Annotation:
A computed fold for a 72-nucleotide RNA from an uncultured Coriobacteriaceae bacterium, annotated as transfer RNA. Its Rfam family is "tRNA". The family's RNA type in Rfam is transfer RNA. Gene Ontology term of the family: triplet codon-amino acid adaptor activity. The coordinates come from a structure-prediction model, not an experiment, and the mean pLDDT is 82.
RNA sequence: GCCUGUGUAGCUCAGGGGUAGAGCACAUCCUUGGUAAGGAUGAGGCCAUCGGUUCAAAUCCGAUCACAGGCU
Numbered sequence: 001g002c003c004u005g006u007g008u009a010g011c012u013c014a015g016g017g018g019u020a021g022a023g024c025a026c027a028u029c030c031u032u033g034g035u036a037a038g039g040a041u042g043a044g045g046c047c048a049u050c051g052g053u054u055c056a057a058a059u060c061c062g063a064u065c066a067c068a069g070g071c072u
Base pairs, nucleotide, nucleotide: 001071002070003069004068005067006066007065010024011023012022013021018055026042027041028040029039030038048064049063050062051061052060
């Protein structure tokens, strides 16, 4: 230098045009003599950035950035 993949909650990851979800973690409550475990409820996301397509974009397209891999 060229090619490919990934980027979504504190962490690990789903979701591939029409309301953004799970597990763990966190907060409150229940249960216990007290803790752990268990149960209920809740908070937490400008979906890497910028632009384009569309009635509508986390999702499709392009560029950029970061990371990983391959080729030279």